Description
This is a predicted structure of a 269-nucleotide RNA (Bacterial large signal recognition particle RNA) from a Candidatus Saccharimonadia bacterium. Its Rfam family is "Bacterial large signal recognition particle RNA". Rfam describes the family as follows. The signal recognition particle (SRP) is a universally conserved ribonucleoprotein involved in the co-translational targeting of proteins to membranes. Its family is annotated with SRP-dependent cotranslational protein targeting to membrane, signal sequence recognition and signal recognition particle, plasma membrane targeting in the Gene Ontology. It is annotated as a non-coding RNA gene. RNAcentral holds the sequence, with entries from ENA. The prediction has a mean pLDDT of 77. Lineage of the source: Bacteria > Bacteria candidate phyla > Candidatus Saccharimonadota > Candidatus Saccharimonadia.

RNA sequence: UCGUGCUAGGUGGGGAGGUAGCGGUGCCCUGUAACCCGCAAUCCGCUAUAGCGGGGCUGAAUUCCCAUUGCUGAGGCUUCACCAGGCUGAGUUAUCCCCCUAAGGAAGGCGUUGAGGGUUGGGUCCUGUGCAGCGGGGUGUUGUGAACCCGGUCAGAUCCGGAAGGAAGCAGCCGUAAGCAAAUGUCUCCGGGUGCCGCAGGAGUGCUUGAUCUGAGCUGGAUAUAGGGUGCGAGGCUCUACCCUGGCAAGUCGAAGCUGGGUGCACGA
Numbered sequence: 001u002c003g004u005g006c007u008a009g010g011u012g013g014g015g016a017g018g019u020a021g022c023g024g025u026g027c028c029c030u031g032u033a034a035c036c037c038g039c040a041a042u043c044c045g046c047u048a049u050a051g052c053g054g055g056g057c058u059g060a061a062u063u064c065c066c067a068u069u070g071c072u073g074a075g076g077c078u079u080c081a082c083c084a085g086g087c088u089g090a091g092u093u094a095u096c097c098c099c100c101u102a103a104g105g106a107a108g109g110c111g112u113u114g115a116g117g118g119u120u121g122g123g124u125c126c127u128g129u130g131c132a133g134c135g136g137g138g139u140g141u142u143g144u145g146a147a148c149c150c151g152g153u154c155a156g157a158u159c160c161g162g163a164a165g166g167a168a169g170c171a172g173c174c175g176u177a178a179g180c181a182a183a184u185g186u187c188u189c190c191g192g193g194u195g196c197c198g199c200a201g202g203a204g205u206g207c208u209u210g211a212u213c214u215g216a217g218c219u220g221g222a223u224a225u226a227g228g229g230u231g232c233g234a235g236g237c238u239c240u241a242c243c244c245u246g247g248c249a250a251g252u253c254g255a256a257g258c259u260g261g262g263u264g265c266a267c268g269a
Base pairs, nucleotide, nucleotide: 001269002268003267004266005265006264009058010057011056012030013029014028015027020047021046022045023044024043035055036054037053038052039051064262065261066260067259070258071257075253076252077251078250079249082247083246084245085244086243089239090238091237092236093235095234096233097231098229099228100227101226102225104223108219109218110217116214117213118212119211120210121209122208123207124206125202126201127200128199129198130197131195132194134191135190136189137188138187141182142181143180144179150175151174152173153172158167159166160165
């Protein structure tokens, strides 16, 4: 120096958090070779030599080890120091919205087949009264209606008389009183949120209608102006503690990469 076979070692690492401390599972970042099985966050296993147990692969080198103040540096954490955005709150505002006042007034509709206004009469309104009608009552009509205490006539029967004759009188019949029922023409009484009805008085703003005079507007309110006022309103502007987010800064930990250095055993040639 070369070949063969072993062994040490390696087979991820880091951040935060957790822990007396160290790892792991879990979360996050790196990245692809980031092995397999069992244990495990109300945890699992250890003790500054700091995962435990079992297996596979690789294996002394570009792959293993070291670098204290070697270079470079993904990413995380801390600080709120600075800047900005957001949240929240406050103030302010010749702006907008809302309300009031003033003066304009578009579209549309009606109008010389007469807008609006004037005069006048009437209705609607109130009171009284009349009439009609409705409801009820009375009268009247019809029917029914009294064993006896209504009337008339009174069979039979009874009583008085010598007789002639007379008397009272039940049933029946006829009629009727009180009552009951029916229908509605006459007359009358009472009542009313009855009435395209009549008469009189009253009221009179409104609505409506007739006659007459005059003669061009009436309604509508889109939109815009000026002034004033109000508000847990909208918008603009200013400030804003804490908190959230981002950037920068400082500190801290730090993977991967680069560079430098270091490092076995056995046999054979």